This is a predicted structure of a 524-nucleotide part of an RNA (small-subunit ribosomal RNA, 5' domain) from a Saprospiraceae bacterium. Rfam family: Bacterial small subunit ribosomal RNA. Its family is annotated with ribosome and structural constituent of ribosome in the Gene Ontology. The source organism's lineage runs through Bacteria, Pseudomonadati, Bacteroidota, Saprospiria and Saprospiraceae.

[in-house]
Context: one part of a larger RNA
RNA sequence: GGAUGAACGCUAGCGGGAGGCUUAAUACAUGCAAGUCGAGGGGUAACAUGAGAGCUUGCUCUUGAUGACGACCGGCGCACGGGUGAGUAACGCGUACACAAUCUACCUUUAACAGGGGGAUAGCCUCGGGAAACUGAGAUUAAUACCCCAUGGUUCCUAAGUAUGGCAUCAUAUUAUGGAUAAAGUUCCGGCGGUUAAAGAUGAGUGUGCGUCCUAUUAGCUAGUUGGUAAGGUAACGGCUUACCAAGGCGACGAUAGGUAGGGGGCGUGAGAGCGUGACCCCCCACACGGGUACUGAGACACGGACCCGACUCCUACGGGAGGCAGCAGUAAGGAAUAUUGGACAAUGGUGGAAACACUGAUCCAGCCAUCCCGCGUGCAGGAAGACGGCCCUAUGGGUUGUAAACUGCUUUUAUUUGGAAAGAAUGGCACCGAUUCAUCGGUGUUUGACGGUACCUUAUGAAUAAGCACCGGCUAACUCCGUGCCAGCAGCCGCGGUAAUACGGAGGGUGCAAGCGUUAUCC
Numbered sequence: 001g002g003a004u005g006a007a008c009g010c011u012a013g014c015g016g017g018a019g020g021c022u023u024a025a026u027a028c029a030u031g032c033a034a035g036u037c038g039a040g041g042g043g044u045a046a047c048a049u050g051a052g053a054g055c056u057u058g059c060u061c062u063u064g065a066u067g068a069c070g071a072c073c074g075g076c077g078c079a080c081g082g083g084u085g086a087g088u089a090a091c092g093c094g095u096a097c098a099c100a101a102u103c104u105a106c107c108u109u110u111a112a113c114a115g116g117g118g119g120a121u122a123g124c125c126u127c128g129g130g131a132a133a134c135u136g137a138g139a140u141u142a143a144u145a146c147c148c149c150a151u152g153g154u155u156c157c158u159a160a161g162u163a164u165g166g167c168a169u170c171a172u173a174u175u176a177u178g179g180a181u182a183a184a185g186u187u188c189c190g191g192c193g194g195u196u197a198a199a200g201a202u203g204a205g206u207g208u209g210c211g212u213c214c215u216a217u218u219a220g221c222u223a224g225u226u227g228g229u230a231a232g233g234u235a236a237c238g239g240c241u242u243a244c245c246a247a248g249g250c251g252a253c254g255a256u257a258g259g260u261a262g263g264g265g266g267c268g269u270g271a272g273a274g275c276g277u278g279a280c281c282c283c284c285c286a287c288a289c290g291g292g293u294a295c296u297g298a299g300a301c302a303c304g305g306a307c308c309c310g311a312c313u314c315c316u317a318c319g320g321g322a323g324g325c326a327g328c329a330g331u332a333a334g335g336a337a338u339a340u341u342g343g344a345c346a347a348u349g350g351u352g353g354a355a356a357c358a359c360u361g362a363u364c365c366a367g368c369c370a371u372c373c374c375g376c377g378u379g380c381a382g383g384a385a386g387a388c389g390g391c392c393c394u395a396u397g398g399g400u401u402g403u404a405a406a407c408u409g410c411u412u413u414u415a416u417u418u419g420g421a422a423a424g425a426a427u428g429g430c431a432c433c434g435a436u437u438c439a440u441c442g443g444u445g446u447u448u449g450a451c452g453g454u455a456c457c458u459u460a461u462g463a464a465u466a467a468g469c470a471c472c473g474g475c476u477a478a479c480u481c482c483g484u485g486c487c488a489g490c491a492g493c494c495g496c497g498g499u500a501a502u503a504c505g506g507a508g509g510g511u512g513c514a515a516g517c518g519u520u521a522u523c524c
Base pairs, nucleotide, nucleotide: 001524002523003522004521006520007519008518009517010516013376014375015374016373017372018371019369020368021334026332027331028330030329031328032327035076036075037074040073041072043069044068047067048066049065050063051062052061053060054059055058083287084286085285092212093211094210095209096208097207098206099205102204103203107200108199109198110197111196112195113194115149116148117147118146125138126137127136128135129134155180156179157178160175161174162173163172164171165170185192186191213259214258215257220250221249222248225247226246227245228244229243230242231241232240262284263283264282265281266277267276268275269274289310290309291308292307293306312323313322314321315320340366342365343364344363348362349360350359351358352357379410380409381408382407389401390400391399392398393397415461416460419457420456424451428447429446430445431444432443433442434441435440436439468513469512470511471510472509473494474493475492479508480507481506482505483504489496490495
């Protein structure tokens, strides 16, 4: 000198863009953050409409008939999105390869198929238990829920052969034998779904080479340990697991142990080499009160799922129960220190749905904070009696503050005020018209904006609303007076102060930067 997720002191006019618990992965009151589908189903608790009945004439009752729809069965989603960095020195990450050892819901393409039957169960109803959380029994009912039979090959299993190729096990193609396994409806008849197989896309899993902090005042470490055979298990290879057999495996090219740490793209600095760092944004990993376990599922060993143990908090009728903000706000605590219990789904995206639409603290916006970066302003021109006042001197006088002020003219960024007023909105929705390949396209009209009456434009007024902070001995730009008297104090280094201090404190003047300026901390 540069830099910062900064903090502190003094000061403060505005706009744009960004950023905002670095500490206690401490504890959490309250609200919200994952639902959706009636075009899968039985149905009807609430609301509305229609119909009917009763009458007290504006109310009551009945009716799933219609729009819809609480709870329930079923489907898809909840494994994404969002948070945090505790753990991890590791194939965790980065990079380059490999899988002849693998899986992949939804989506796309291709081929084939969907015949017949059955028994339950929730809801509803009846009867109970419990303070509650919740839960038991009986009767009964549906499905795209569940099960059985059939059909079936380019699927799977079994044993055998041929051809081509390779990487050792083998891979691909093909032939024949025997065996095993499918399906679901709904409809406005257009479709939307279902099953099997193949391919693609996407996502994931696994293995390997190389790279990846400090300590040798850590030198030996290892029994599922290293390898083999067999079996089990997995989507898949493998001591992944088990039984048996062998005695191996790693290590001064640093094993093992200890400490520290999420990794990378990047970021800071530097001419570079390098050094430091890993906030915000993106990719990967790990975690979800501490620890463990599996279930469901295409995918989890699952932040707002389940079970168990533990710590903590809460409710209780003392028998027993409930909970998990490292989601968004917010609270307490800790700390030098870090924001609103805001608005909207209008846009972008996500989930469900045929769609309308619903949900979405993702997201888009607004609020707070000079925390940072950038921009603008605090006026411009004229004006010498070089005014008053202040300060200084060799003091009737002069110098300086200083064209500075007063005064005259001008301008109006900004400010206040008047009126207008967006883009972001279409490729969306609805209606109509047209075209056709018949479920799509084109055109016209209309409708949809949280931000926001915001940005922006404009009328009027008037210099009006707007400057501080640090420093002035040398390094280092900037000097005098007064006070103090090795005191009080200053100080980054050298060093100042003991009676003429440009170094302390004040004043005048000056220098630097400027809505900031200094100090502290850290890095180069």